[in-house]
Context: one part of a larger RNA
Molecule: large-subunit ribosomal RNA, domain I
Organism: metagenomes
RNA sequence: GGCGUAUGGGGGAUGCCUUGGCUCUCAGAGGCGAUGAAGGGCGUGAUAAGCUGCGAAAAGCUACGGGGAUUGGCACACACGAAUUGAUCCGUAGAUAUCCGAAUGGGGCAACCCAAUACAUUGAAGAUGUAUUACACCGAUAGGUGGGCAAACCCGCUGAACUGAAACAUCUAAGUAGGCGGAGGAGAAGAAAACAAAAGUGAUUCCGUAAGUAGUGGCGAGCGAACGCGGAUUAGCCCAAACCAAUAAUGUUACGGCAUGAUUGGGGUUGUAGGACCACGACAUUUUAUGUACAAAGAAUUAGAAUUUACUGGAAAGUAAAGCCAAAGAAGGUGAUAGCCCUGUAUGAGUAAUGAGUAUAAUAAAUAGUGGUAUCCUGAGUAGGGCGGGACACGAGAAAUCCUGUCUGAAUUUGGCGGGACCAUCCGCUAAGGCUAAAUACUCCUGAGAGACCGAUAGUGAACCAGUACCGUGAGGGAAAGGUGAAAAGAACCGUGAAUAACGGAGUGAAAUAGAUCCUGAAACCAUACGCCU
Numbered sequence: 001g002g003c004g005u006a007u008g009g010g011g012g013a014u015g016c017c018u019u020g021g022c023u024c025u026c027a028g029a030g031g032c033g034a035u036g037a038a039g040g041g042c043g044u045g046a047u048a049a050g051c052u053g054c055g056a057a058a059a060g061c062u063a064c065g066g067g068g069a070u071u072g073g074c075a076c077a078c079a080c081g082a083a084u085u086g087a088u089c090c091g092u093a094g095a096u097a098u099c100c101g102a103a104u105g106g107g108g109c110a111a112c113c114c115a116a117u118a119c120a121u122u123g124a125a126g127a128u129g130u131a132u133u134a135c136a137c138c139g140a141u142a143g144g145u146g147g148g149c150a151a152a153c154c155c156g157c158u159g160a161a162c163u164g165a166a167a168c169a170u171c172u173a174a175g176u177a178g179g180c181g182g183a184g185g186a187g188a189a190g191a192a193a194a195c196a197a198a199a200g201u202g203a204u205u206c207c208g209u210a211a212g213u214a215g216u217g218g219c220g221a222g223c224g225a226a227c228g229c230g231g232a233u234u235a236g237c238c239c240a241a242a243c244c245a246a247u248a249a250u251g252u253u254a255c256g257g258c259a260u261g262a263u264u265g266g267g268g269u270u271g272u273a274g275g276a277c278c279a280c281g282a283c284a285u286u287u288u289a290u291g292u293a294c295a296a297a298g299a300a301u302u303a304g305a306a307u308u309u310a311c312u313g314g315a316a317a318g319u320a321a322a323g324c325c326a327a328a329g330a331a332g333g334u335g336a337u338a339g340c341c342c343u344g345u346a347u348g349a350g351u352a353a354u355g356a357g358u359a360u361a362a363u364a365a366a367u368a369g370u371g372g373u374a375u376c377c378u379g380a381g382u383a384g385g386g387c388g389g390g391a392c393a394c395g396a397g398a399a400a401u402c403c404u405g406u407c408u409g410a411a412u413u414u415g416g417c418g419g420g421a422c423c424a425u426c427c428g429c430u431a432a433g434g435c436u437a438a439a440u441a442c443u444c445c446u447g448a449g450a451g452a453c454c455g456a457u458a459g460u461g462a463a464c465c466a467g468u469a470c471c472g473u474g475a476g477g478g479a480a481a482g483g484u485g486a487a488a489a490g491a492a493c494c495g496u497g498a499a500u501a502a503c504g505g506a507g508u509g510a511a512a513u514a515g516a517u518c519c520u521g522a523a524a525c526c527a528u529a530c531g532c533c534u
Base pairs, nucleotide, nucleotide: 001533002532003531004530005529006528007527008526009525015519016483017482020454021453022451023450024449025448026447027446028445029443030442031149032148039100040099041098042055043054044053050074051073061094062093063092064091065090066089070082071081072080105114106113107112115133116132117131118130119129120128121127135146136145137144138143153184154182155181156180157179158178164171168218194201195200205232206231207230208229209228215223216222236435237434238433239379243266244265245264246263247262249260250259251258252257271413273378274377275376276375277372278371279370280369286366287365288364289363290362291360292359293358294357297354301349302348303347307322308321309320310319311318323340324339325329331343332342333341384408385407386406387405388404389403390402391401394420415430416429417428418427419426470477471476490518493505494504495503496502
């Protein structure tokens, strides 16, 4: 020096565990904010650095309800207190709620500086306290609304590039990402100027199919419908106008009125065209709103069955024997594996605010028929057209349909539009005003539950005081770190020692090679002892 064996050190793999995550399901909630939010700064405890709670009334105050013995959060301890005259705690409703922040009296390098006006305290001044004082919009005083924040979902405006085409320019990626604005619990869309095809359907939305079909396409890469059928859910309505009435105003007047256009109310709303208008007739039915009564549900909470003995063991829930309950054998805990020990579970009870829904009479409102006439009305810078773009699965194409920057520009029910150039026939529909639940999308958040999901290099970045420490001028980047024991019983006392280090005894414990760098304790690496070889 090597190899082997044994015993330790070192290290923290492995096993077991789970306080935390991940992905979903059902139900709830779907907003908060000038009555000052979200988010922060600074305070606040007898002692108090951090976290949590709270706000100068500051780990809290008041009332009511619940509950019934301890109690001053994490968090032990001493001191001082509180509590059956009902504390701590749980629920509901209030009070207080500093400074910054939309921040809003002015300013500002956020948590700071400086005011004005009114009132109060004071004999006066000064000082202090309270309140008010931003901007925009609703014409104005008054009074109100807005502003900002928030995970996704939704609508509108705006809008890339990498990439693919094996290069690249049309094309693609993609109307995606990003930016801006807006709304709601959903949003958007929506009651045919729709589809269809000789038969018919009957608003919209969503799902399945049709179908990777018809098409489109440097006919490359690619893009990609609809009709129809099957389901989910179903709901339809209101204006403008004609016409009628009322009213102030203006013009005119022979002072009786007349005309104009406006406001309000009635009326009316469609395709077999309808309505106004004229004539006749009807008074019923249904629906909606309001009111009244009842009322499911709904906070804290509460009742809730049934086991003993022996053995092993530190400990019984294990084993053996004999029982019991079950509308409860979900789950968790308890010194090992418990239906019957504890919390619970099944099933019941209870209640404030709120209240789905049901019933009912009254009141109010809405809704309806027939015939006639051809006098009036039925949405105009609109439909359509030219040029240039965009959207449609459809790239200008034979290109219909929809939107419009620009230039133009109809008809009036004997009217008008569509059915993929265009024309005729035929068929369908009635534009240029508006509203509309459900079926659909999503989950920052709350409750209940599930998993051939993870188990501490995994699972969230974060099981632990983590968006922390730390890095960066900044935008931003971003960790590591879980486990004594059933119970602290966390090692009194003695010794060695300079020692509050460390160690040896003693003691606790089932175990201390469970001793706080604490379950198990692999390998690398280090050491000691013994054996063999060189």